The RNA shown here (Bacterial RNase P class A) has 360 nucleotides and comes from a Gammaproteobacteria bacterium. The source organism's lineage runs through Bacteria, Pseudomonadati, Pseudomonadota and Gammaproteobacteria. The prediction has a mean pLDDT of 77. Rfam family: Bacterial RNase P class A. It is annotated as a ribozyme.
RNA sequence: AGAGUUCGCCAGACAGUCGCUGCUCGGGCGGGAGACCGCCUGAGGAGAGGAAAGUCCGGGCUCCACAGGGCAGAGUGCCAGGUAAUUCCUGGGAGGCGUGAGCCUACGGAAAGUGCAACAGAAAGUAUACCGCCUAAGCACUCUGUGAGUGCCGGUAAGGGUGAAAUGGUGCGGUAAGAGCGCACCGCGCGGCUGGUAACAGGCGUGGCGAUGGCAAACCCCGCUCGGAGCAAGACCAAAUAGGAAUCCAAAGGCGUGGCCCGCGCUGGAUUCGGGUAGGUCGCUUGAGGUUCAUGGUGACGUGAAUCCUAGAGGAAUGACUGUCCACGACAGAACCCGGCUUAUAGGCGAACUCUCCAU
Numbered sequence: 001a002g003a004g005u006u007c008g009c010c011a012g013a014c015a016g017u018c019g020c021u022g023c024u025c026g027g028g029c030g031g032g033a034g035a036c037c038g039c040c041u042g043a044g045g046a047g048a049g050g051a052a053a054g055u056c057c058g059g060g061c062u063c064c065a066c067a068g069g070g071c072a073g074a075g076u077g078c079c080a081g082g083u084a085a086u087u088c089c090u091g092g093g094a095g096g097c098g099u100g101a102g103c104c105u106a107c108g109g110a111a112a113g114u115g116c117a118a119c120a121g122a123a124a125g126u127a128u129a130c131c132g133c134c135u136a137a138g139c140a141c142u143c144u145g146u147g148a149g150u151g152c153c154g155g156u157a158a159g160g161g162u163g164a165a166a167u168g169g170u171g172c173g174g175u176a177a178g179a180g181c182g183c184a185c186c187g188c189g190c191g192g193c194u195g196g197u198a199a200c201a202g203g204c205g206u207g208g209c210g211a212u213g214g215c216a217a218a219c220c221c222c223g224c225u226c227g228g229a230g231c232a233a234g235a236c237c238a239a240a241u242a243g244g245a246a247u248c249c250a251a252a253g254g255c256g257u258g259g260c261c262c263g264c265g266c267u268g269g270a271u272u273c274g275g276g277u278a279g280g281u282c283g284c285u286u287g288a289g290g291u292u293c294a295u296g297g298u299g300a301c302g303u304g305a306a307u308c309c310u311a312g313a314g315g316a317a318u319g320a321c322u323g324u325c326c327a328c329g330a331c332a333g334a335a336c337c338c339g340g341c342u343u344a345u346a347g348g349c350g351a352a353c354u355c356u357c358c359a360u
Stems, first nucleotide, its partner, number of pairs: 001356010012325007020047002023044009049331001053342002056340005061230004068262004073226005078092005093107001094105004108221002113219002115215002130160002132156003138152006168186006187209001188207004193202003234282004244273006253267004289308008
């Protein structure tokens, strides 16, 4: 100087004028049968995000409801920690990619069973002989005859071919030719030792070894987890109506927030037609909350102290103008709340690490 990897922060700024919305305190006026609501004004304070998006996970909260067990079903899948909890996060292990910093993983089980692999190939899992290699003994034929050749029978899977993959791999010996047939090393099975909480790693002994090749993101088996519905949840106040009619099942019945069974609770339920109301208030923002410091931990995070209150709309509020600066402004707007993941994203800033080149 260049090229990369990982992590974090900001998300136009400042000033002025006018405007919008909420909350707290005070004053005043009005509407309504009522529950309650609206308007004006003074002071003070506040007012969209890192993703508010997706609605993919996990919860808080509310109700069923006093709510247990099982089956089916669904989710998840290396180990250990963190957390309110998670399929999330942190650290470690194994496998893979990269020169490296680093990155990725749908990462339990193929010796419980079933199944799949087109085409090609002899054959796709206790398989098999297409081209080959050998051919002793036996049979047949031929010839230049005690030998040679060919064919049958027999042996073989080392070489070649097909394929994504061909029945452990490489080398040496051995054999008629070959083969773990034997040996060495590696692989695999079994046994125990060392280190580690563990996943796992290392080395020792032993067995020639059908522990066969792959696929479970195939069915399946195993481990762990799991009530349901959701702020249009739900609570309260006020008002109105028809305490309506019909049909069916009835205590051995019926109902009870995914399905089935048992248990438990209640004692009437189900369907159809018809009628009334749809007004108001709450839930609604003080939280598993933020920030700073100290401390424990590799880390996620925990503990302690101090300090702060940072939107609560209700068809939906922050907009317009002017001036200056500049990075010339992307993706994009809360609706009960929180923790994650995923997706979109102009530009700017900071830190650590890796590789290449050059100079000293």